[in-house]
RNAcentral holds the sequence, with entries from ENA.
Transfer RNA from Candidatus Micrarchaeota archaeon CG1_02_60_51, 74 nucleotides, folded computationally.
NCBI's taxonomy places the organism under Archaea, Nanobdellati, Microcaldota.
Its Rfam family is "tRNA". The family's RNA type in Rfam is transfer RNA.
């Protein structure tokens, strides 16, 4: 120097291929149940989706550029 995969909530992720409702689970706060705590059972609250541009009525999903980490090839 080139090719590739991966970036989503506090963690672990799904969705991108085929653009329109951002979800799960653990974790957290509240209430429930206990003697109390765990377990379980109910609710809420948290991520504009690594930055930026751009295409389009509409971008996590689709262009291009950059940023970070893992792999390959020189």
């Nucleotide at each position: 120097g080139c090719c590739g995969c991966a970036g989503u909530a506090g963690c672990u992720u799904a969705g991108c291929c085929u653009g329109g409702g951002a979800g799960a689970g653990c974790g957290a706060u509240c209430g429930g149940c206990u003697g109390a705590a765990g377990a379980c059972c109910g609710a809420u609250a948290g991520a504009u989706c690594g930055g930026g541009a751009g295409u389009u009525c509409a971008a996590a999903u689709c262009u291009c550029c950059c940023c970070u980490g893992c792999g390959g090839c020189a």